[in-house]
The prediction has a mean pLDDT of 81. The RNA shown here (SAM riboswitch aptamer (S box leader)) has 125 nucleotides and comes from a Saprospiraceae bacterium. It was read from a public genome assembly, where an Rfam model found it. The organism belongs to Saprospiraceae, within Bacteria.

């Protein structure tokens, strides 16, 4: 650096430094931001994914024990601690305003969903 898979509407504070923009890329919004944001550091805190420890289903055979699924605990490996991944943007679908040459068009803005991109885990190359 790539692939694969899961997961992403929930949930999480101070305190240093530093001093302008920040929110992953681009556009559009919207929103944090000198009452000092985003970045980095320290404590702390969440619990998403690896593992740990227990239950409790299902396979094998009556037990262990393996293998898988589900729930609790803890927080060791990562990771996360504004606003759904802050919203939108492809496609599919469904109502609802306007305009119209009015059943077949066009312009605007909502709902639900799947895809894409993005993050994080874990595995393989």
């Nucleotide at each position: 650096a790539u692939u694969u898979u899961a997961u992403a509407c929930c949930g999480a504070a101070g305190g240093g430094u530093g001093g302008a923009g920040a929110g992953a890329c681009c556009a559009g919004g919207c929103u944090c931001u000198a009452c000092g944001a985003u970045c980095c550091c320290c404590u702390g805190g969440c619990a998403a994914c690896c593992a740990u420890u227990c239950c409790u289903c299902c396979g094998c055979u009556g037990g262990c024990c393996c293998g898988g699924g589900g729930g609790a605990a803890a927080a060791g490996g990562u990771g996360c601690c504004a606003a759904u991944u802050c919203c939108u943007g492809u496609c599919c679908u469904u109502g609802c305003g306007g305009c119209g040459u009015a059943u077949u068009g066009c312009c605007g803005g909502g709902g639900g969903g799947a895809a894409g991109c993005u993050a994080u885990a874990a595995a393989a190359u």